[in-house]
């Protein structure tokens, strides 16, 4: 001096699914509670064709491991808000050289 794994901040862009009912505060397509129908891409659970140990001659047998898969707890279902994940760009920076 430079490269950079992951993280942090901002901007961009960004799906689905009822503008439900009914009480209440409020006067409003807003809030909060029930009740039905739904959605998956905040966060959460869960699983092993596969690969990794390990046991056994084999044959199987334990253990661990993922996700946009799956579940729908939470969170959501006009607008705002959020929003996995992508994009260049700042931040500091294991680590390599």
């Nucleotide at each position: 001096a430079u490269c950079a794994a992951g993280c942090c901040g901002a901007c961009u862009g960004g799906a689905g699914a009822g503008c439900g009912a009914c009480u209440g505060c409020c006067a409003g397509a807003g809030c909060a509670g029930u009740c039905c129908a739904c959605c998956g891409a905040a966060g959460g659970g869960g699983c092993a064709a596969g690969c990794a140990g390990g046991g056994g001659c084999c044959a199987c047998c334990c253990u661990g491991u993922a996700a946009a898969c799956u579940c729908u707890c939470a969170g959501g279902u006009a607008u705002c808000a959020g929003g996995a994940c992508a994009g260049g760009g700042g931040g500091a920076g294991a680590g390599g050289c």

The RNA shown here (Glycine riboswitch aptamer) has 97 nucleotides and comes from Marinobacter persicus. Rfam family: Glycine riboswitch aptamer. Rfam describes the family as follows. This family represents the bacterial glycine riboswitch. The model forms 89% of the base pairs in the Rfam consensus.